The RNA shown here (FMN riboswitch aptamer (RFN element)) has 135 nucleotides. It matches the Rfam family "FMN riboswitch aptamer (RFN element)". Its family is annotated with FMN binding in the Gene Ontology. About the family: The RFN element is a highly conserved domain that is found frequently in the 5'-untranslated regions of prokaryotic mRNAs that encode for flavin mononucleotide (FMN) biosynthesis and transport proteins. The prediction has a mean pLDDT of 77.

RNA sequence: AUAUAUUCUCAGGGCGGAGUGAAAUUCUCCACCGGUGGUAAUUCAUAAAAAAUCUAUGAUAAGUCCACGAGCAGAAAUGUUGAUUUGGUGAAAAUCCAAAACCGACGGUGAUAGUCCGGAUGGAAGAGAAUAUGA
Repeated sequence: AUAUAUUCUCAGGGCGGAGUGAAAUUCUCCACCGGUGGUAAUUCAUAAAAAAUCUAUGAUAAGUCCACGAGCAGAAAUGUUGAUUUGGUGAAAAUCCAAAACCGACGGUGAUAGUCCGGAUGGAAGAGAAUAUGA
């Protein structure tokens, strides 16, 4: 370092201002937020010899690409589940740079909720660690 088993730990952010109103963190205007794995031309580190370059390895890198989880329906099997374009650079970009967009479960509520309250001191994609065994 790899495989298997067991155990443990961790694993979601956001309403600030103004307006209307009897009533709104729910409407309107401005603002704010982005789970997990994969994928890169990014960035960082290391690789005997100052600097640069190249190469290799490792880490990092997408809310809208490919998957998954949560959620929802069901007794279960299982099913279902949102949203991106334009321009730039380049050999190559749905991930870089710039700009403008778009999306966001269920139940509750004095008024319609991505941001409040609740199921939830829950569950979980997965991440990390320890121990044991085998090669």